Predicted 3D model of a 75-nucleotide RNA (transfer RNA) from Candidatus Calditenuis fumarioli. Its Rfam family is "tRNA". It was read from a public genome assembly. The coordinates come from a structure-prediction model, not an experiment, and the mean pLDDT is 82.

[in-house]
């Protein structure tokens, strides 16, 4: 210096090519049942700028540009 792939909750992750309402799920947390008390189980509930910033569009996690952060490839 040239190209790729990824980044959604406190972790991990589905959705993303084919754009449609509120984003989902586990684990983990908080409250309640249950227990003698805890775990197991069960009911509820908090928690998300979809990496940033901008562009298309009635509508963007999801298409486009940039740039920011990690990985890996050629040189």
């Nucleotide at each position: 210096g040239g190209g790729g792939c990824c980044g959604u909750a406190g972790u991990c992750u589905a959705g993303c090519a084919u754009g449609g309402a509120g984003u989902g799920g586990a684990c983990g947390c908080c409250c309640g049942g249950c227990u003698u008390g805890g775990g197991c189980c069960c009911g509820g509930g908090a928690g998300g700028u979809c990496g940033u910033g901008g562009g298309u569009u009635c509508a963007a996690a999801u298409c486009c540009c940039a740039c920011c952060g990690g990985c890996c490839c050629c040189a």